RNA sequence: GAUGAAUAUACGCUUAAUUUCCAACCGUUCCGUUGGAAAGCGGGGGAACCAAUCUUUGGGGCGAAUCGAACGGCGUUGAUGCCGUCCGUAGGGUACCAUCUACCCGAGUCCGUCAGCUAACCUCGUCAGCAGAAGGUGGGUCAGC
Numbered sequence: 001g002a003u004g005a006a007u008a009u010a011c012g013c014u015u016a017a018u019u020u021c022c023a024a025c026c027g028u029u030c031c032g033u034u035g036g037a038a039a040g041c042g043g044g045g046g047a048a049c050c051a052a053u054c055u056u057u058g059g060g061g062c063g064a065a066u067c068g069a070a071c072g073g074c075g076u077u078g079a080u081g082c083c084g085u086c087c088g089u090a091g092g093g094u095a096c097c098a099u100c101u102a103c104c105c106g107a108g109u110c111c112g113u114c115a116g117c118u119a120a121c122c123u124c125g126u127c128a129g130c131a132g133a134a135g136g137u138g139g140g141u142c143a144g145c
C1' cells in the first nucleotide's frame, strides 16, 4: 500500500415513523419501562360538481415493490389458476440538487363483499431495519483565508 473478515463509533442512511410535557415504577439523579397528552409528519373514510358503467373473472388499502418470458411441479375432461427456480421489467434507494456511470431493492401485509374524486367532519399510525460513508460533470449553500 492492497484485499478480506470481525468489532466499535450513529457524523449518518432507508422509512410518515420525530420532538416536548405529565404521572407511575425503579432507594435518589440521569437513563430506562409503562400509561396518557400536545406539536410535527404521514395514511384512511367522507358532499356538491365532475368522473365512471362497473358489480365471483369479486373489489379495495398501505408500500418503490408492478408486469412478463423460459423451465419444473400441483391441479383440471380441458382451461382459468397456484407454487418454485432463474432471467428481465414499471418503479425505488445511495448523505444539498440535477445528470451520467457504478452498486443495491423491485418485498410483505391489511380490510372482508365494501369505499372514484371530495369542503366541512370523522378516524388511524408515529414501527422496523442498517457499517452504507461510491465516482465524474455541472449548479447551489455554509464556513475559513
Stems, first nucleotide, its partner, number of pairs: 012130003018039008040126006050116001058114001059111004067088002070085005091105004096139006
This is a predicted structure of a 145-nucleotide RNA (c-di-AMP riboswitch aptamer (ydaO/yuaA leader)) from Cohnella lubricantis.
Rfam family: c-di-AMP riboswitch aptamer (ydaO/yuaA leader). Rfam describes the family as follows. This family represents a conserved RNA structure found upstream of the ydaO and yuaA genes in Bacillus subtilis and related genes in other bacteria. The ydaO/yuaA element is thought to act as a genetic 'off' switch for the ydaO and yuaA genes in its native state. It is believed that the element may be triggered during osmotic shock leading to activation of ydaO, a predicted amino acid transporter gene, and members of the yuaA-yubG operon which code for KtrA and KtrB K+ transporters.
RNAcentral holds the sequence, with entries from Rfam.
Lineage of the source: Bacteria > Bacillati > Bacillota > Paenibacillaceae > Cohnella.